[in-house]
RNA sequence: AUGAUGGUAAAGGGAGAGAUUACCGGGACCGCCCGUUCCGGUGACGCCGAAGGAGUAAGCCCGGACGGGUGAAUCUCUCAGGCAAAAGGACCUCUGCCGGACG
Repeated sequence: AUGAUGGUAAAGGGAGAGAUUACCGGGACCGCCCGUUCCGGUGACGCCGAAGGAGUAAGCCCGGACGGGUGAAUCUCUCAGGCAAAAGGACCUCUGCCGGACG
């Protein structure tokens, strides 16, 4: 300084997939049981990828070579997480602040 990449805060946007099922516990309805329903937990089966995590390419490095190391994503996996709404949510837009690369 007509202030890059980046960081941070507010606002706005922001997908997918089970309101599955069995049992247990608690609550509500009911005079009680049964039953219905709500919440939570555990298990089973089926799914989703956009917190986080892991894997991999080119490239780079080591090595005579085979090979090894490093190595991104909204790709892959699905450990974790999630599958009504709410919450969360990668990422995007905009504004303020921090910071100070090129010139």
Glycine riboswitch aptamer from Paenibacillus solanacearum, 103 nucleotides, folded computationally. NCBI's taxonomy places the organism under Bacteria, Bacilli, Caryophanales, Paenibacillaceae, Paenibacillus. The coordinates come from a structure-prediction model, not an experiment, and the mean pLDDT is 78. It matches the Rfam family "Glycine riboswitch aptamer". Rfam links the family to the GO term glycine biosynthetic process. The RNAcentral record of the sequence draws on Rfam.